[in-house]
RNA sequence: GGUGCCGUAGCCAAGUAGUAAGGCAGGGGUCUGCAAAACCCCCAUACGCGGGUGCAACUCCCGCCGGCACCU
Numbered sequence: 001g002g003u004g005c006c007g008u009a010g011c012c013a014a015g016u017a018g019u020a021a022g023g024c025a026g027g028g029g030u031c032u033g034c035a036a037a038a039c040c041c042c043c044a045u046a047c048g049c050g051g052g053u054g055c056a057a058c059u060c061c062c063g064c065c066g067g068c069a070c071c072u
Base pairs, nucleotide, nucleotide: 001071002070003069004068005067006066007065010024011023012022018055026042027041028040029039030038048064049063050062051061052060
């Protein structure tokens, strides 16, 4: 330098045009002599950045940034 894949909350991660699941972590509660475990509830302007298409974009297109793999 080229090609491909990826970037979603503090962490992991689903969703691939109709407005974003789940788990861990965190907060509160039940329980307990106190805890742990278990169970219930709560939690956030989380879609890398800019532009385009479209009624509508996390999703499609272009550019950029970052990560990984392969090729040279």

Transfer RNA from a Candidatus Peribacterales bacterium, 72 nucleotides, folded computationally. Lineage of the source: Bacteria > Bacteria candidate phyla > Candidatus Peregrinibacteriota > Candidatus Peribacteria > Candidatus Peribacterales. Its Rfam family is "tRNA". Rfam classes the family as a transfer RNA. From the family's description: Transfer RNA (tRNA) molecules are approximately 80 nucleotides in length.